[in-house]
Molecule: Bacterial RNase P class A
Organism: Kineosporiaceae bacterium
RNA sequence: CGAGCCGGACGGGCGGCCGCGUCGGCGCCGCGAGGUGCCGCCGAGGAAAGUCCGGACUCCACAGGGCAGGGUGGUGGGUAACGCCCACCCGGGGUGACCCGCGGGACAGUGCCACAGAGAACAGACCGCCGGACGGCGCGAGCCGGCCGGCAAGGGUGAAACGGUGGUGUAAGAGACCACCAGCGUGCCGGGUGACCGGUGCGGCUCGGUAAACCCCACCCGGAGCAAGGCCGAACAGGGAGCGUUCGAGGGUGCCCGCCCGAGCUCCCGGGUAGGCCGCGACUGCACGGAGCCCGCGAGGGUGCCGUGCGACGAGGACGCCGGCAACGGCGUCCCGAGAUGGAUGGCCGCCGCCUCCGGCUCACGCCGGGGGCACAGGAUCCGGCUUACAGUCCGGCUCGUCCG
Numbered sequence: 001c002g003a004g005c006c007g008g009a010c011g012g013g014c015g016g017c018c019g020c021g022u023c024g025g026c027g028c029c030g031c032g033a034g035g036u037g038c039c040g041c042c043g044a045g046g047a048a049a050g051u052c053c054g055g056a057c058u059c060c061a062c063a064g065g066g067c068a069g070g071g072u073g074g075u076g077g078g079u080a081a082c083g084c085c086c087a088c089c090c091g092g093g094g095u096g097a098c099c100c101g102c103g104g105g106a107c108a109g110u111g112c113c114a115c116a117g118a119g120a121a122c123a124g125a126c127c128g129c130c131g132g133a134c135g136g137c138g139c140g141a142g143c144c145g146g147c148c149g150g151c152a153a154g155g156g157u158g159a160a161a162c163g164g165u166g167g168u169g170u171a172a173g174a175g176a177c178c179a180c181c182a183g184c185g186u187g188c189c190g191g192g193u194g195a196c197c198g199g200u201g202c203g204g205c206u207c208g209g210u211a212a213a214c215c216c217c218a219c220c221c222g223g224a225g226c227a228a229g230g231c232c233g234a235a236c237a238g239g240g241a242g243c244g245u246u247c248g249a250g251g252g253u254g255c256c257c258g259c260c261c262g263a264g265c266u267c268c269c270g271g272g273u274a275g276g277c278c279g280c281g282a283c284u285g286c287a288c289g290g291a292g293c294c295c296g297c298g299a300g301g302g303u304g305c306c307g308u309g310c311g312a313c314g315a316g317g318a319c320g321c322c323g324g325c326a327a328c329g330g331c332g333u334c335c336c337g338a339g340a341u342g343g344a345u346g347g348c349c350g351c352c353g354c355c356u357c358c359g360g361c362u363c364a365c366g367c368c369g370g371g372g373g374c375a376c377a378g379g380a381u382c383c384g385g386c387u388u389a390c391a392g393u394c395c396g397g398c399u400c401g402u403c404c405g
Base pairs, nucleotide, nucleotide: 001401002400003399004398005397006396007395008394009393010392012352013351014350015349016348017347018346020043021042023040024039025038026037027036028035029034045376049387050386052385053384054383055382056381057225058224059223060222069221070220071219072218073217074088075087076086077085078084089103090101091100092099093098104216105215109214110213111210112209113208126155127154128151129150130149131148132147134145135144136143137142163181164180165179166178167177168176182206184203185202186201187200188199189198190197191196229278230277231276232275238269239268240267241266242265243264250261251260252259253258283311285310286309287308288307289306290305292303293302294301295300313337314336316335317334318333319332320331321330322329323328353374354373355372356371357370358369359368360367361366
């Protein structure tokens, strides 16, 4: 310099104008619920997504055990837990950094193995090889034909054909026998916590694949989910009580009187619909200071708010130290804290940044001017993971090749 591998960080910045949501303060309107104006604090992500796993939380169920059902599956560790993460083992790929594995059991049993092929599980004579007797042809050497047997060595089919190579053996052959190799089972020695690895002996010589087919083994799992769940609760209908129907309840006329209408009116109860509140967003925490409001004659008291400091909460984040190969754990310091309910976090302009196109200048690096672009996507109870989407930018470590010293 070129080609790659792995991990991590970011995912526009600043300013101005307009706007949105929760909360708080003050003002105005309103009987009230609330509305509105100004000010202040805060206001999405690395994936908030898919809703695929695991938990927290809530309700229901539950003495204990089993069946059924679902899930997981090399080993050891981490974790609140996991199907997640880390390290290692085994198998496969790559020259390598490294990557991939849905990685228990196929001598417990059952099923299945397409097409091709003669034959697909304790198989198979299609071509072929060998032996025998026979028939035909030929003077003959021999050739041809079917028949009866032997053979899994060679050919051919297939993803897969019942070990491989060499030898002995044979009519031809064959683990039939022998040596070595591969594989399976089993014993011993050594290493490792373990999966497993290395060495060595024996055995019959070989017993195919498929469990994301049923099944077997080991371990795990109660069900539903914030539309969980709790509370308040109109209207209409229902139940009860009281008053009243010309001895007039109640209503209208601002009020009393008067006048008019007139058969219902009022209260209580339960369930709980519409609707609302909580769950739900860090603790209505403590101290000091400040401005305000309310009460009090006053000393003072009450009530929230703002600022500063401190503490509490969180399977929260960053950094440092310690333990650990690591995941992770312990300690310390600092930082952070959305809670809406048809659902807020946006738009415009300017400058800068990055990418790209065109034109001009330059030997070139590059500079100037103009145009275009800057992704994927958005909370809805919360948290840990996985997976998927993503314009582009930056950082670190490592491998291979080439050249130079």